[in-house]
This is a predicted structure of a 494-nucleotide part of an RNA (small-subunit ribosomal RNA, 5' domain) from an uncultured bacterium.
Context: one part of a larger RNA
RNA sequence: GGAUGAACGUUGGCGGCGUGCCUAACACAUGCAAGUCGAACGAAAGUAGCAAUACUUUAGUGGCGCACGGGUGAGUAACACGUAGCUUACCUCCCUCUCAGCGCGGGAUAACGGCUCGAAAGAGCUGCUAAUACCGCAUAAGCUCACGAUUUGUAGAGAGUUGUGAGAAAAGGCUUAGGUCACUGAGAGACGGGGCUGCGGCCCAUCAGCUAGUUGGUGCGGUAACGGCGUACCAAGGCGACGACGGGUAGGGGACCUGAGAGGGUGACCCCCCACACUGGGACUGAGACACGGCCCAGACUCCUACGGGAGGCAGCAGUGAGGAAUAUUGCACAAUGGGCGCAAGCCUGAUGCAGCGACGCCGCGUGGGUGAAGAAGGUCUUCGGAUCGUAAAGCCCUUUUCUGCGUGACGAGAGAGGACGGUAGCGCAGGAAUAAGUCUCGGCUAACUACGUGCCAGCAGCCGCGGUAAAACGUAGGAGACGAACGUUAUCC
Numbered sequence: 001g002g003a004u005g006a007a008c009g010u011u012g013g014c015g016g017c018g019u020g021c022c023u024a025a026c027a028c029a030u031g032c033a034a035g036u037c038g039a040a041c042g043a044a045a046g047u048a049g050c051a052a053u054a055c056u057u058u059a060g061u062g063g064c065g066c067a068c069g070g071g072u073g074a075g076u077a078a079c080a081c082g083u084a085g086c087u088u089a090c091c092u093c094c095c096u097c098u099c100a101g102c103g104c105g106g107g108a109u110a111a112c113g114g115c116u117c118g119a120a121a122g123a124g125c126u127g128c129u130a131a132u133a134c135c136g137c138a139u140a141a142g143c144u145c146a147c148g149a150u151u152u153g154u155a156g157a158g159a160g161u162u163g164u165g166a167g168a169a170a171a172g173g174c175u176u177a178g179g180u181c182a183c184u185g186a187g188a189g190a191c192g193g194g195g196c197u198g199c200g201g202c203c204c205a206u207c208a209g210c211u212a213g214u215u216g217g218u219g220c221g222g223u224a225a226c227g228g229c230g231u232a233c234c235a236a237g238g239c240g241a242c243g244a245c246g247g248g249u250a251g252g253g254g255a256c257c258u259g260a261g262a263g264g265g266u267g268a269c270c271c272c273c274c275a276c277a278c279u280g281g282g283a284c285u286g287a288g289a290c291a292c293g294g295c296c297c298a299g300a301c302u303c304c305u306a307c308g309g310g311a312g313g314c315a316g317c318a319g320u321g322a323g324g325a326a327u328a329u330u331g332c333a334c335a336a337u338g339g340g341c342g343c344a345a346g347c348c349u350g351a352u353g354c355a356g357c358g359a360c361g362c363c364g365c366g367u368g369g370g371u372g373a374a375g376a377a378g379g380u381c382u383u384c385g386g387a388u389c390g391u392a393a394a395g396c397c398c399u400u401u402u403c404u405g406c407g408u409g410a411c412g413a414g415a416g417a418g419g420a421c422g423g424u425a426g427c428g429c430a431g432g433a434a435u436a437a438g439u440c441u442c443g444g445c446u447a448a449c450u451a452c453g454u455g456c457c458a459g460c461a462g463c464c465g466c467g468g469u470a471a472a473a474c475g476u477a478g479g480a481g482a483c484g485a486a487c488g489u490u491a492u493c494c
Base pairs, nucleotide, nucleotide: 001494002493003492004491006490007489008488009487010486013365014364015363016362017361018360019358020357021323026321027320028319030318031317032316035064036063037062040061041060043058044057045056046055047054048053071276072275073274081200082199083198084197085196086195087194090193091192095189096188097187098186099185100184101183103137104136105135106134112127113126114125115124116123117122143167144166145165146164147163148162149161150160151159152158172181173180174179202248203247204246209239210238211237214236215235216234217233218232219231220230221229251273252272253271254270255266256265257264258263278299279298280297281296282295301312302311303310304309329355331354332353333352337351338349339348340347341346368398369397370396371395378389379388380387381386403431404430405429406428407427408426412421438483439482440481441480442479443464444463445462449478450477451476452475453474459466460465
C1' cells in the first nucleotide's frame, strides 16, 4: 500500500447494487416452511329439486410427491474432494423412442354402524362395503433360471445366436365415443446414481514399528453390483524412513485476497461435491433413504398427567433467551422464475420474487454557482506599524441536482384479463439556497506552526522518543495539512 462477513470511537444528507451469528452443532415460546388428485374408490354432510339427479365440501382407502428444494460444518486426513480413467461387476421413478399386450375370476379391509377400555394420547372386539388396493387362473413376442449346441473371446471371466424344459404380467378413468390420460412385459436412449483405480492437496519422528478378519485362498451367504462385505475352514501373510501406526488440526473444490511473477494466505456470499439433522443405534417403505419437519429402541433434556401413562426435537423462515466486541423483520406475494400434484381449472411452495433494518462494503450524487475590499465586525498573533482567518462572510445576481407539495404514472404479463414490489421508479408543475460536514493529524519518519496553560506533574507514544519554567511532541485556542459521508483505531492476511 492492498484486503475484510469485521468490531470500536467521533460524525452522518440521498440513491443503486451487494451483504449481515465468524461465538454456544447452546436451549427454544408462537406462527408458518409439503402437499396434491373427486377424471382411482366407497361413504358422509350440505345446497337445489316432489323425485330421478346435479353441484359443493371432505375424514378414510388408493396413487404420485414427501430422497427435491432449504439449513449447517459437528464429524471426517478419507477414494471425502479434485482430476484422469475403468465398470465384461451395477441400478435408474418420472421423460423420449421401438416392439408386444391389457382375457377370466376371487376373497378381504378402512371409512361407516354397534359395543368396550383410557384422564389423555389412543386402543380393542364385532357387523357391512368399494377400487387403478390385494390374490388366483390364462396368454408370453421378448425376459429370468436349468441343461445342451454354435460363433466370438478373456489374465480369470464373459458376450452374441439358437434348442428343450420350468417360471413370472396387466387397470382402469374421462369422453363430444373420434380419442385421451393411465396400466403390463421387453429393448434402446436420456437423466441421475452406486462401485473400483492412478495421480494431487495439512502439521508433529519429542509418534518407529503397526496388524487376527489382520493378508491371501476355497466353500457358502449377502448385495443392484465386485469385494473379508459376512461366515466356516486352510495357509501365514499384509503395511512401514518413498514415513506405516499414533497424536494434533481441518469439510474438499471452483474460487477469493495479495503479489510483476513465482509464491503466500483464505475457503463468508455464489456454484459443484461430501457429511450431518437433540445424542447413539437400527431397520421399514420405496426406483431412490437407513430418511431435517417418517418409524422403532436406548440416553440426556423440556412439557402434560387423573401417577397408570403420554408428547417433543428451528444446523427451514421469522422470532426468544443465552454466549459474545459483534450480525436484521415473529413483514408482503405466489405477479414473475422454478418445484410437487392434477386432463385441466387450480391448490401448495418462509424455494423464490420483493419490501424492512444496519455507512457493513463498493459505486454514484449532493451539501450550491457567479459577483463581491470599507480587505467590515469578530477571533488569533504582533516588533503595536501591522499580519492572518479572507472573497471567506454580508450584500447583489442566478440555478434547483437534492428537498417539500401537487399532478401523472410504468416495464417486468410471450393473444385478452391478471403486478407482491407500488401510487414505487420515471415524468410534469410549483416553492425556496432552501434540508445536508465531518474526522484525524501538524518533532523526525510524514504534508501541516504559533500563542497560552502545565512543570519528569498531568499526560503523549507505531518506532526513535517528548514532559524536571520560554514544550512546534502533553492540554486548549487560532491557523495549517490530509481524506471526505465519512475519518481514525484495533484485529487478521499478503